[in-house]
RNA sequence: AGAGUUUGAUCAUGGCUCAGAUUGAACGCUGGCGGUAUGCUUAACACAUGCAAGUCGAACGGUAACAGCAGAGCUUGCUCUGGCUGACGAGUGGCGGACGGGUGAGUAACGCGUAGGAAUCUACCUGAUAGAUGGGGACAACUCAGGGAAACUUGAGCUAAUACCGAAUACGCCCUACGGGGGAAAGCGGGGGAUCUUCGGACCUCGCGCUAUCAGAUGAGCCUGCGUUGGAUUAGCUAGUUGGUGAGGUAAUGGCUCACCAAGGCGACGAUCCAUAGCUGGUCUGAGAGGACGAUCAGCCACACUGGGACUGAGACACGGCCCAGACUCCUACGGGAGGCAGCAGUGGGGAAUAUUGGACAAUGGGCGCAAGCCUGAUCCAGCAAUGCCGCGUGUGUGAAGAAGGCCUGAGGGUUGUAAAGCACUUUCAGUAGGGAAGAAAGGCCUAACGUUAAUAGCGUCUGUAAUGACGUUACCAACACAAGAAGGACCGGCUAACUCCGUGCCAGCAGCCGCGGUAAUACGGAGGGUCCGAGCGUUAAUCGGAAUUACUGGGCGUAAAGCGUACGUAGGUGGCUUGAUUAGUCGGAUGUGAAAGCCCUGGGCUCAACCUGGGAACUGCAUUCAAAACUGGCAGACUUGAGUUUGGCAGAGGCUAGUGGAAUUCCAGGUGUAGCGGUGAAAUGCGUAGAUAUAGGAAAGGAACACCAGUGGCGAAGGCGGCUUCCUGGACCAAUACUGACACUGAGGAGCGAAAGCGUGGGGAGCAAACAGGAUUAGAUACCCUGGUAGUCCACGCCCUAAACGAUGAGAACUAGCCGUUGGGGGGAUCAAAACCUUUAGUGGCGAAGCUAACGCAAUAAGUACUCCGCCUGGGGAUUACGGCCGCAAGGUUAAAACUCAAAGGAAUUGACGGGGGCCCGCACAAGCGGUGGAGCAUGUGGUUUAAUUCGAUGCAACGCGAAGAACCUUACCUGCCUUUGACAUCCUCGGAACCUUCCAGAGAUGGUUGGGUGCCUUCGGGAGCCGAGAGACAGGUGCUGCAUGGCUGUCGUCAGCUCGUGUCGUGAGAUGUUGGGUUAAGUCCCGUAACGAGCGCAACCCUUAUCCCUAUUUGCCAGCACGUUAUGGUGGGAACUUUAGGGAGACUGCCGGUGACAAACCGGAGGAAGGUGAGGACGACGUCAAGUCAUCAUGGCCCUUAUGGGUAGGGCUACACACGUGCUACAAUGGCUGGGACAGAGGGCUGCUAACUCGCGAGAGUACGCUAAUCCCUUAAAGCCGGUCCUAGUCCGGAUUGGAGUCUGCAACUCGACUCCAUGAAGCUGGAAUCGCUAGUAAUCGCGGAUCAGAAUGCCGCGGUGAAUUCGUUCCCGGGCCUUGUACACACCGCCCGUCACACCAUGGGAGUGGGUUGCAAAAGAAGUGGGUAGGCUAACCUUCGGGAGGCCGCUCACCACUUUGUGAUUCAUGACUGGGGUGAAAUCGUAACAAAGGUA
Repeated sequence: AGAGUUUGAUCAUGGCUCAGAUUGAACGCUGGCGGUAUGCUUAACACAUGCAAGUCGAACGGUAACAGCAGAGCUUGCUCUGGCUGACGAGUGGCGGACGGGUGAGUAACGCGUAGGAAUCUACCUGAUAGAUGGGGACAACUCAGGGAAACUUGAGCUAAUACCGAAUACGCCCUACGGGGGAAAGCGGGGGAUCUUCGGACCUCGCGCUAUCAGAUGAGCCUGCGUUGGAUUAGCUAGUUGGUGAGGUAAUGGCUCACCAAGGCGACGAUCCAUAGCUGGUCUGAGAGGACGAUCAGCCACACUGGGACUGAGACACGGCCCAGACUCCUACGGGAGGCAGCAGUGGGGAAUAUUGGACAAUGGGCGCAAGCCUGAUCCAGCAAUGCCGCGUGUGUGAAGAAGGCCUGAGGGUUGUAAAGCACUUUCAGUAGGGAAGAAAGGCCUAACGUUAAUAGCGUCUGUAAUGACGUUACCAACACAAGAAGGACCGGCUAACUCCGUGCCAGCAGCCGCGGUAAUACGGAGGGUCCGAGCGUUAAUCGGAAUUACUGGGCGUAAAGCGUACGUAGGUGGCUUGAUUAGUCGGAUGUGAAAGCCCUGGGCUCAACCUGGGAACUGCAUUCAAAACUGGCAGACUUGAGUUUGGCAGAGGCUAGUGGAAUUCCAGGUGUAGCGGUGAAAUGCGUAGAUAUAGGAAAGGAACACCAGUGGCGAAGGCGGCUUCCUGGACCAAUACUGACACUGAGGAGCGAAAGCGUGGGGAGCAAACAGGAUUAGAUACCCUGGUAGUCCACGCCCUAAACGAUGAGAACUAGCCGUUGGGGGGAUCAAAACCUUUAGUGGCGAAGCUAACGCAAUAAGUACUCCGCCUGGGGAUUACGGCCGCAAGGUUAAAACUCAAAGGAAUUGACGGGGGCCCGCACAAGCGGUGGAGCAUGUGGUUUAAUUCGAUGCAACGCGAAGAACCUUACCUGCCUUUGACAUCCUCGGAACCUUCCAGAGAUGGUUGGGUGCCUUCGGGAGCCGAGAGACAGGUGCUGCAUGGCUGUCGUCAGCUCGUGUCGUGAGAUGUUGGGUUAAGUCCCGUAACGAGCGCAACCCUUAUCCCUAUUUGCCAGCACGUUAUGGUGGGAACUUUAGGGAGACUGCCGGUGACAAACCGGAGGAAGGUGAGGACGACGUCAAGUCAUCAUGGCCCUUAUGGGUAGGGCUACACACGUGCUACAAUGGCUGGGACAGAGGGCUGCUAACUCGCGAGAGUACGCUAAUCCCUUAAAGCCGGUCCUAGUCCGGAUUGGAGUCUGCAACUCGACUCCAUGAAGCUGGAAUCGCUAGUAAUCGCGGAUCAGAAUGCCGCGGUGAAUUCGUUCCCGGGCCUUGUACACACCGCCCGUCACACCAUGGGAGUGGGUUGCAAAAGAAGUGGGUAGGCUAACCUUCGGGAGGCCGCUCACCACUUUGUGAUUCAUGACUGGGGUGAAAUCGUAACAAAGGUA
C1' cells in the first nucleotide's frame, strides 16, 4: 500500500466482498511447564447454609458462662459460698454501623467533565483562648406477678453512671428596638513527697475524656459559564409557572413553601414530548482527523425486593437500622409473626458462556480501645479455567544401502528424505531425595540518658532486646537417573503462501466474494505431498480500518444518485474604498489548573520478557493576567466605482380592459341540378330520389382561431405571449448630466405567480374531440383506420398547484484568444438621402483556442479560473409507496420510512451482430424463357408402425438413389438355437511332435471320433529357424459407450472478397487509422487522394484439359501422290503430305486505333486474329463459423465386458407394410407408337477376362472355337436423326404395372430374396391443387454408349459423345452475400431481449370489526405510616409555684401534604385478529406481445 466482482472488451460511477489489528468472548479439534493478568456481558431473576461490624470493664449497675484465688461441707474429688482477681453473657452508656465491599435498574440531568463562585456545615484530628462549681429526679438490667405457640409483651417494686434535668458562672459566642436579654460542662485511670481525714479519700501531678469560642485541615452541601445520543412522521410548552414584596423553613442561597401583586418565562442557536444511555480518566482502531466502546484499575453519581416516609446522628432520608403499603417466600397452636446475597463463597434458573460453600489477619488499610488486643469474605494468599499476554521445552551432532513402507510414474525413475534406523552426546522443564533467602518492622518488654514534674510515677525522644509467616514441600541452589514423560490445527481455484492421484457424477456436498459439482473436479470426500502458524490452530459474533462509501482534513449535482417550476422577501450568512480610536475574534508571553494510573521517552528490579517501579515529557483544554494592533467584527467620521434616483430618447406577440375586421368551417332559406356523395390499403357504417354531394350568389346566424408578414426575430422571472384600434400599466436598453452615499448579494421558514388536464357556480357552444355507439381489421382487437358523438376546449368568478414545468445546467458578481451572423440603441468620417463600412453598448445564435470533462461534449450566454449564499445526492428494487401530519369540495398534492430481497442497477464510448433503417453493389436471387417435381404406376432412400430381429450411423439449407463403387449364404455388426474359453489373431515360457496330405462314421454345422501316407531345412553337432498339438499365466479380443475428451478426414457459409500483422500516429482506454473517401474492377483489381508507410494469408497468375499454327517422331494409326492386288477392304510395296497420336514451341498483352474519363486507373467501339478483354472448362477453398459430421474406414485418452458385450456355427433378419415424405424411372401419346431400309461417334474395359466367325434356339442363351496381356483382337449393330409403310385421337397398334404359365444364366444354394427371355394378362394414367426445383451456350432439353463395384444382381453413381434451342427490359420486390452509414435495453448476439395479468408455494409488510398488555396526560375518589399545624378529651418525674396550679411533654382527635389503590376520559406504543391490499422470491405452467432496431412494425 491494495485486491476480487456489472461488460464480448473499455473508461468512469457505484454498491457488495476480502487481506490487518482487536476482544471480559463462545464453539470445534488438540493440549507439556512456568510467570502474570482476567473470569455472569444474559434474569436490578429467586435464594438453602455459613461468614461479611463491631468494640470499650480505663463511663456504669453488675456476675449468666470460663479460669484462678480464698473459704466452707464432706462420700479426697466432687459440691457449695465469696465479684476477691483474670475476665465477661445480657443490660445502661460512648464511639463506629453514612467508611470499606457490591451493582448500573433509574437518570439526557448542574448527573458527569472542565473552569469559576458565595450565602454554609464539618464527629474524630491540629493550633489557640477560657472553663469544668453545686444539686436533683428517673429508667433498664435485676426481683415478683401475669399474657402468648412463637416473636415478644403487661403491671408492680429496687438501682448506677461520662445516661437525663434544672441552678450558678460567661473572655470569646448568639439575639437586640442598643435600653438589654439568652445559653455550657463529666468524669475515669496511673503515681504520690508534704498537709488533712469519717481511713473511703481529700489534695498534688501526669494521661485520657468533657464544655464554650476562634482558626486550620479534611469531608460535605449549594450556585454559575461551557461541553455532553437519536428522532420535527414530537412545534409549540408553562399557573408556583416567571418576577417582586413580606413571612415561614433550611447548616446555607433560592418559589424551597405560603400570602398578596404584576404577567411574565422557555422555544427553530430545537423548548415540550418520545426512544436510548450511568458520566469521566481512559480502552480498541486509525498516518492523522476521526469512529466505536466505557469489563478489570481510578474519580464522581445513582441504587440496595418494589413504592412512600421520617427518626437518630457531625454526617443518612441509611445494602447487612426503623415505620407503612405491595408482591413473593418461610413459620404457625390460624389468633399472629419472620425475611430481603446488586457483600464473600455457594444453589436453582436464564444462557453460547464465566471459578472454591478454601487459608490467614503474617503484610497493607479500617473500626473500637490508654493499651494488650478484638473484629475485618476490605485485603493478602491458595484453588479452578490455554480466557489473554510473556517466556521455556518436546532434544543435539553424525548418519546414503538414498533401507523398508506409503504416494506418483512417461516403468527409466521421482518423492516422503538425513527424515528414520544405527552411532556419539547433552539433561533445560517435569520427576526423586536434600539445602534454602526475602516479604518483619513497628507496637510490646527491659535498661540507661534527656524533657515534663516536687518525683527515680506516667508520657515523649533515643539506645538495647525476645517473639511474631497464611502463602510454604515458596523463589532460588546443587545432586541423581533416563532421550527417557511432552505436537497439533487450519489451509492448498483466484483474491492468498501451498498440487497430484483415487472415489463421486448438478448426486453427495463446498462456498467470505467471484463461483465449483451434469464421467478425466488442483474448488466435493479420502490419500500422498506441500504451505502457514504452533501449545495452540480454526470457526462464529462484535468494533475500527481499508471506505475519499457522509468527504473538517477529504466528494459531488448537463447525460451516472443529485438545481426547488419561478421570481419576491423575513431571520440568518456574506459584503466596496478610506481615517481615527477600541480590542470581542486573532497572535505572543506569564501564572493557576488539567488527580493518580495509563500512552510515550529514559533509568532501575524480577536470569530475559510479560509484569513491577523512579524520573521526565505529554495531557493539543479551561480560567486569570500582561503585551501587539495587520486582518475580521463593534463604534465614530469621510468617499464614489457597487446599488438607486433624475433628464431625454428608443424597440417590443410584456400585462389588463373595451371595441372592431376579414378569410375559412358549420348551419339556415331560396335558386340551378341529378344520382350518387363520403371514406379507405380495400371496404363498410353514415348522408342522399322526402333531392344529397356539387354549384353561384345571400348587407342572413353564431362561435372559435387569427393565413401571408414570420425570422436559431422580439418581449417576459418562469408558466407563457401573435389580426387591428383604444384606456390603464410593469420591466429592459441607450446617451448625457446632476443627486443619495454601501442603501448591496443570497435567502431556511413565509407569502405571490404558475401549461395542460380536472373541480364548483352561471353563461356559451361553430369546429375539434376523452367517454360512448356503429363499421372495418384481426385468431382475438375493449387499439391503431373510418362514420358519428357528449363532457371538455371558449367567457366570468372561485379552486386545484402538478409536467421530460428541460438548457434535464440555482442566483449574484469578477477574470480568461479569436472569427462569422442577427435584434435594439449611440457615435464616426463621408453622403442630398438610404445602403454599406469603422467603433461602442445591451441581447440572441453558430464555430473555435487555452482550460475542463469518464467520455459525449462545454468553451465570455462555461460544464474554464477563483468568491459568496441557498437547494439537493449517498447501491438497485421495495417506493413519485405505507402510516402519520399539513393542504384540497373531490380528484389528489406535499412531507416521507421500514421489513424483506439482489450483487449488481446505472453513464459514456468501442467492436460486432441484428433491423418489417438508409445508400452503393453482386449472384439463375427475382424478372424474361425452356424443361421438370408435386397427381399415376414402379424403383430407391427415410420417417412411422410392426417384429425374436427388422444392426448401426446421417436429420433445415449442408440427412433422406446418403456411408452402401452393388444384404440370396458370406458380407453382418442384429435375432433364435447349438458350441467354445489363453481363445479366430500378436509376444513370451515349458513339454511333445516335421509340416502336410488322406479314408470312413455321427451331427444342421461348428465339432467330435477314426484310418492310411509322410519323418523335411540349416549346423561350428551344442543346437537353431519355420510349422503343428498340449499346458500355465501374463495377456488377447470387443462394429461395447463417449465425435460434448481427441487426431486425421469431410461438409457448409463460399471461389464470397475478404482476414490480418509490423512500425508510426490518434485515443486515459477498449480500440481507431492503414482497410475509409473519389473513380474502377469478376476481385482489398488498379489509379488518385490521404497520418500513414510497408508487409503477409486470400484474388489473379504459375498447373491440367480444350480451341489455331509450327517443329520433331511415324506403329498397331493415316494414305495425297507413285505402284501392285481384290467382288470388296491401306490388303500389299511404299510414303511422311493430310488426319491422328504425343513431346516441344508459338499465340492474347487492353499490345494497336478512335472516343469517354482527372493528363490516371479503366470503360465503350473498332482493326487484325483460330481465339479479345479472365477465350472455355477443371484442379486449387484465406482468417474463421456451425461443441456441424464421423470412436462403424483408420488412429486414440478415459470408462465398461472377460466361461462374455469375446470367438465359432446353422437358420432367420437388414427385403416386413395401414400410412407420410424425398430422389428418380416410365408414361399419359401423332414433334408420337409400331414396322422395313439404310448413315454418322467419343471415351473406356478385357487372361479366374473380353470373346470373333460358325451351328442350335422365337428369345434370354447354349455349343464349339479364331484372335487379343490390346491405337493390332474382342466388347461394338451407337441411338435419336434420314428415307418409306401403317395407325387417325380412341384408355387406343398410347401406357406398360400386376398376375398366370414356360424358360435361360450366375451361383454350394434363387423358398423367404436375383436378373433376364418367351407366351398370355393389360392396372393406374388423357399433362397434374397449393406449392416448388434446375438451367444463360455447345448450356437447357433430348438421344444413345462405356466404366467402377460385381459370381449374379442399376431406373443409382461416375464418365462419353450425337442432335441442339429460347430468353435476360431491368434491379421495385423474394432469398443469399459484400462495403459504408445509422439506431439498439442484443453479445448464447432477433430462434435475441423482455412486460403485465392469472394459477401454485414461501416470506416480510399495510388496512382491519376488534382483543390483550405497557407507558402517560387531565378530572376526580382514596388516604397507611410520617412530618407540620390546631386541640375542647385523657395522662404527665425533674423546672416554677401564692401549693390551687402553671410551663413543657406524651397519647387521642382533627386539618394540610402524600405512597399504594380506584373510577372516568384521552394520548401513545407493543402484541394479536376472521378477512383483505399491494410487494418480494421461486425450474421448465397459462394468456397475450407493451418496451428495446430510422419507423420494435401506431415514433